[in-house]
RNA sequence: CUUAUCAAGAAAGGCUGAGGGAAAUGGCCCGGUGAAGCCUUGACAACCUGCUGAAGCUUGGAGUCCUUAAAUGGGUUCUGCUGUUUCAAGUAAGGUGCCAACUCCAUCCCGAUGGAAUAUCGGGACAGAUAAG
Numbered sequence: 001c002u003u004a005u006c007a008a009g010a011a012a013g014g015c016u017g018a019g020g021g022a023a024a025u026g027g028c029c030c031g032g033u034g035a036a037g038c039c040u041u042g043a044c045a046a047c048c049u050g051c052u053g054a055a056g057c058u059u060g061g062a063g064u065c066c067u068u069a070a071a072u073g074g075g076u077u078c079u080g081c082u083g084u085u086u087c088a089a090g091u092a093a094g095g096u097g098c099c100a101a102c103u104c105c106a107u108c109c110c111g112a113u114g115g116a117a118u119a120u121c122g123g124g125a126c127a128g129a130u131a132a133g
Base pairs, nucleotide, nucleotide: 001133002132003131004130005129006128011041012040013039014038015037019030020029021028024107025106026105027104042099044097047095048094049092050091051090052089053087054086055085056084057083059080060079061078062077063076064075065074066073103127108124109123110122111121112120113119
C1' cells in the first nucleotide's frame, strides 16, 4: 500500500502498585474488592494452514462410434492418478489474534424523524485494530 472483517465469543493465579479505556477534545465508564505492565496456565475465535468432501480444468488408461493409408484425426462414456482452481461444510489448532462496555460513545459529510436542538435513528468518510498478501 491492497483486500477482508470489526453488534458474536472467551479469565484464573503469581509479581507489582496507580493508573487505564490508541491519539486530541468532550462525554461516559473501569480501577487498592488491585489499573497498566510482565510471567504462568486456561479459554474464545477460526484470518492463514493441514485433513476430509463436491465441482471444473489439465493429464494417463480402457470401452465404443465416425474418419484415415495409418491409434491419422475427432466425438462420446467410464475410471484412476498428478497438478491446479473454485465452492461450501466439517474437523484439527501448527502461524497469528483475542479474553469490560459496538472499535465504549461522539467529533466530518449525507439522509430520515422532529417545531427545533448539541436530540434519536440509519448510511458513508476519516482514524484505528486484526489477518492475509
The prediction has a mean pLDDT of 78.
A computed fold for a 133-nucleotide RNA from uncultured Puia sp., annotated as SAM riboswitch aptamer (S box leader).
Rfam family: SAM riboswitch aptamer (S box leader). Rfam links the family to the GO term regulation of gene expression. Rfam's curators write: The SAM riboswitch is found upstream of a number of genes which code for proteins involved in methionine or cysteine biosynthesis in Gram-positive bacteria.
Of the family's consensus pairs, 97% are formed in the model.